[in-house]
RNA sequence: AGUGAAAAAGGCAAACCUUUUCGAAAGAGAGGGACGCAAAGCCACAGGUCUAAUACCGAUUGGUCAUGACAGCUGGGUUACCGUAU
Numbered sequence: 001a002g003u004g005a006a007a008a009a010g011g012c013a014a015a016c017c018u019u020u021u022c023g024a025a026a027g028a029g030a031g032g033g034a035c036g037c038a039a040a041g042c043c044a045c046a047g048g049u050c051u052a053a054u055a056c057c058g059a060u061u062g063g064u065c066a067u068g069a070c071a072g073c074u075g076g077g078u079u080a081c082c083g084u085a086u
Base pairs, nucleotide, nucleotide: 001086002084003083004082011037012036016032017031018030019029021028022027035072041078042077043076045075046074047073048070049069050068055064056063057062
């Protein structure tokens, strides 16, 4: 440098449940939980997905739009533990 086969130390934590936490919502935080994860650490850069407060359109229950959200959707960037058949 490459790599994650086997092993070991350690790590994270989906669904779901709780919440007198934040938020308009999507979603996030905290506690439990464990489906999985070799970057399931970090960054919204490209694509994608969700939401629609505000704004705009409409006319009444609606529609469009990120400046909001998702890093456990796919790429990309960046940093790193352990091991190592190469």

Description
c-di-GMP-I-GGC riboswitch aptamer from Oceanobacillus sp. Castelsardo, 86 nucleotides, folded computationally. The sequence was found by an Rfam model in a public genome assembly. Taxonomically the source falls in Oceanobacillus (Bacteria, Bacillati, Bacilli, Bacillaceae).